[in-house]
RNA sequence: GUCGGCGUAGCUCAGACGGUUAGAGCGUGGGACUCAUAAGCCCAAGGUCGGUAGUUCGAUUCUACCCGCCGACA
Numbered sequence: 001g002u003c004g005g006c007g008u009a010g011c012u013c014a015g016a017c018g019g020u021u022a023g024a025g026c027g028u029g030g031g032a033c034u035c036a037u038a039a040g041c042c043c044a045a046g047g048u049c050g051g052u053a054g055u056u057c058g059a060u061u062c063u064a065c066c067c068g069c070c071g072a073c074a
Stems, first nucleotide, its partner, number of pairs: 001073007010026004019057001028044004050066005
């Protein structure tokens, strides 16, 4: 340099078929239980969906470019 994959919560990831409130597990905080602690149970907080532009009535989802990471080829 060319091609491909990935980027979503503190971490690991789902959602890709465009649709009205974006989710799970772990972690964190709280509650209940217990003599107490842990486990298990209940609740809650936490997100510019990498960035910019485009298409569209509407984009996390489609398109282009840019940035970052990974891989293959040269």